[in-house]
Record summary
The prediction has a mean pLDDT of 87. Predicted 3D model of a 356-nucleotide part of an RNA (large-subunit ribosomal RNA, domain IV) from a Candidatus Omnitrophota bacterium. Its Rfam family is "Bacterial large subunit ribosomal RNA". The full RNA is in RNAcentral, with records from ENA.
Context: one part of a larger RNA
RNA sequence: CUCUCGUUAAGGAACUCGGCAAAUUGGCCCCGUAACUUCGGAAGAAGGGGUGCCUCGUUAGCGUGAAGCGGUUCACCCGUGGAGCGUGAGGAGGCAACAUUAAAGAGGCCCCCGCGACUGUUUAGCAAAAACACAUGUCUCUGCUAACUCGUAAGAGGAUGUAUAGGGACUGACACCUGCCCGGUGCUGGAAGGUUAAUAACUUCGGUGAUCACUUCGGUGUGAGCUGCGGUUUGAAGCCCCAGUAAACGGCGGCCGUAACUAUAACGGUCCUAAGGUAGCGAAAUUCCUUGUCAGGUAAGUUCUGACCUGCACGAAUGGUGUAACGAUGGGGGCACUGUCUCAAUGAGAGGUUCG
Repeated sequence: CUCUCGUUAAGGAACUCGGCAAAUUGGCCCCGUAACUUCGGAAGAAGGGGUGCCUCGUUAGCGUGAAGCGGUUCACCCGUGGAGCGUGAGGAGGCAACAUUAAAGAGGCCCCCGCGACUGUUUAGCAAAAACACAUGUCUCUGCUAACUCGUAAGAGGAUGUAUAGGGACUGACACCUGCCCGGUGCUGGAAGGUUAAUAACUUCGGUGAUCACUUCGGUGUGAGCUGCGGUUUGAAGCCCCAGUAAACGGCGGCCGUAACUAUAACGGUCCUAAGGUAGCGAAAUUCCUUGUCAGGUAAGUUCUGACCUGCACGAAUGGUGUAACGAUGGGGGCACUGUCUCAAUGAGAGGUUCG
């Protein structure tokens, strides 16, 4: 010097991103216990008091229940009886100490807000959370050889289940609710018309050319078959088209004017749209400007709480707003307590280093 511990005057968070760490609290008994609440809780809320040993004392009481006695249905019986043994609160008096759950082990507490209802799950080895799951709700598919999944198949799971069942998707207890838009994309339904493949039928033209006929033997004509590019007709789903559907993917405006102070605009005009954001919430886990403004808390508050609304860029199952309980959850405040600090000191153990 480093590490692990013990103690510390006065102060007591002044430390620090932050009370991180440490300290405080701690068992049992008694008293007492708020808001809020889903009436279960919150709650060990909070906050107080007691706690050792001796004597009264074989305490009151409680448990067990022997001998003896009585009865009778004569038994491993019933009743009475209370010995002995065990246990034992409370009270009164006293004793020694700084101290009695005398050592050890054993909640610090309260208030406000965010998020997630909860118990649970997770990044084996930097993240335990507001992430995942969850009960609940909704949509959708599936009539059984089910849908769906695995497999080339046989087959298997689903399920020895049968729509109160099974698969998929979203939401995420509970309470109050969940607005408008189907133009785009998706899905479902429809089938008149348009478009549309292979195929099939017919056919123009081109290539090759068997056979047959003629021949001046050079060839000419005929033209089956095979084959190539096209054309016309036939031709389903799909697409175009027509509807429905948003707890499907998603979306939910701009400009101008106007009231007898000013300001503002219930009101009017106009353009665009599929429709122009309803309830509720709002500088928010969302607010750039921003340390917005006001109020509270502090001597002093970029954090926090309550409001306001000018929402850069909240908003309703990619759920909205609340919410008791819960949380090794995030933020803010307070009490207690402390070497976190003012500011360091000292002791113990282990290691390092130096000297020997």